[in-house]
RNA sequence: AGCUAGAUAAUCGCUCAAUUUUUGAGAGGAAAGUCCGGGCUCCAUUGGGCAAGACGCCAGGUAACUCCUGGGAGAUGUGAAUCUACGGAUAGUGCAACAGAAAAUAAACCGCCUUAAAAUUUAAGGUAAGGGUGAAAAGGUGUGGUAAGAGCACACCGCAUAUGAGGUAACUUUAUAUGGCUUGGUAAACCCCGUCUGGAGCAAGACCAAAUAGAGGUCCUUAAGUCAGUCCUGACUGGACCAGGGUAGGUUGCUUGAGUCUUGUGGUGACACAAGAUCUAGAUGAAUGAUUAUCCAAGACAGAACCCGGCUUAUAGGCUGACU
Numbered sequence: 001a002g003c004u005a006g007a008u009a010a011u012c013g014c015u016c017a018a019u020u021u022u023u024g025a026g027a028g029g030a031a032a033g034u035c036c037g038g039g040c041u042c043c044a045u046u047g048g049g050c051a052a053g054a055c056g057c058c059a060g061g062u063a064a065c066u067c068c069u070g071g072g073a074g075a076u077g078u079g080a081a082u083c084u085a086c087g088g089a090u091a092g093u094g095c096a097a098c099a100g101a102a103a104a105u106a107a108a109c110c111g112c113c114u115u116a117a118a119a120u121u122u123a124a125g126g127u128a129a130g131g132g133u134g135a136a137a138a139g140g141u142g143u144g145g146u147a148a149g150a151g152c153a154c155a156c157c158g159c160a161u162a163u164g165a166g167g168u169a170a171c172u173u174u175a176u177a178u179g180g181c182u183u184g185g186u187a188a189a190c191c192c193c194g195u196c197u198g199g200a201g202c203a204a205g206a207c208c209a210a211a212u213a214g215a216g217g218u219c220c221u222u223a224a225g226u227c228a229g230u231c232c233u234g235a236c237u238g239g240a241c242c243a244g245g246g247u248a249g250g251u252u253g254c255u256u257g258a259g260u261c262u263u264g265u266g267g268u269g270a271c272a273c274a275a276g277a278u279c280u281a282g283a284u285g286a287a288u289g290a291u292u293a294u295c296c297a298a299g300a301c302a303g304a305a306c307c308c309g310g311c312u313u314a315u316a317g318g319c320u321g322a323c324u
Base pairs, nucleotide, nucleotide: 001320002319003318004317006295007294008293009292010291011290012289014026015025016024017023018022028301032312033311035310036309037308038307039306040201041200042199043198047232048231049230050229052197053196054195055194056193057071058070059069060068061067072086073084074083075082076081087192088191092190093189094186095185109131110130111127112126113125114124115123116122117121139157140156141155142154143153144152158181159179160178161177162176163175164173165172166171205252206251207250208249216242217241218240219239220238224237225236226235227234259278260277261276262275263274264273265272266271
């Protein structure tokens, strides 16, 4: 990292289908969470703006995604490998306890040097190399220079920018040149930038049968109202609310799918294409249970309700492969 999720036989029992008294099928790797994305149904025939929300390195895959694959950068680990909410801090605002002189319009506590007086202290000026505090304090090493120092100057390194080379790209590279240099952090803080997004949901929706009150009240009514965030456009011509009465029945949606498996080809891979095979739950107060015998690893987490692709969480035991 992957596979499996007790097995076999008999008897009785349950649900569905059909060629109908016989045959076939009958809960999961997560069915769970309802977290994302869609298929499908309905509400507007549409197009823009704003708001709100989501995502955020590059290139691919996919019906689509915040998912998956590969690569880049950063970090962790002895290592095989693993993780990342990974655009912007020179657009602006905000925030950082305590300690410390000072936490970004950033500095003088100790120390070093100079001057004056005193006699070992005081005052003024200069300094940020040394020490201290802290998670973090105005690049690093060496030489020169200075009153003492400092990129103050120089060499090398670091950093930034540009060109060249490699790469589809993110990016890499010291190969070259210029520069004394960026003097912070934080956006899972507000914000800025880029991309995307209509809403509600199978209790959606459609049909049949039956019953009741083909009764009532208030407001608006083309200068108005309705159309699933809002405004404009657009479409339509009746709407909104309150109280009351009837029904809660049946059919459908409901399972052939972006389906599964095998082989071949292409690709590092996710996956794609082609051929062949196959049909594997459709319940509706809710179906697969019980008994006996044998084997054994002595059975964990745990039951579909429109369907599918992911993610997350729970999980006893057994088997297989690769690497350190």
A computed fold for a 324-nucleotide RNA from a marine eukaryotic metagenome, annotated as Bacterial RNase P class A. It matches the Rfam family "Bacterial RNase P class A". Gene Ontology terms of the family: tRNA processing, dimeric ribonuclease P complex and ribonuclease P activity. Of the family's consensus pairs, 97% are formed in the model.